[in-house]
RNA sequence: GGGCCUAUAGCUUAGUGGACCAGAGCAAACGGCUUCGGACCGUUAGAUCGGGGGUUCGAGUCCCUCUAGGCCCG
Numbered sequence: 001g002g003g004c005c006u007a008u009a010g011c012u013u014a015g016u017g018g019a020c021c022a023g024a025g026c027a028a029a030c031g032g033c034u035u036c037g038g039a040c041c042g043u044u045a046g047a048u049c050g051g052g053g054g055u056u057c058g059a060g061u062c063c064c065u066c067u068a069g070g071c072c073c074g
Base pairs, nucleotide, nucleotide: 001073002072003071004070005069006068007067010026011025012024013023018057028044029043030042031041032040050066051065052064053063054062
């Protein structure tokens, strides 16, 4: 320098253009239980989806570009 892949809550992830508000598990907070804690049970909060732009009536999803990470080629 060229090619491919990945980026969604603190972490792991679902979601191949429309079904109200992006769902879930773990973690967290609060409550229950317990002598206390853990486990268990219940409740709650938390992501406008890596940044910017575009296409579209509508974008996490398609296109362009940039950033970061990974793999391959030279």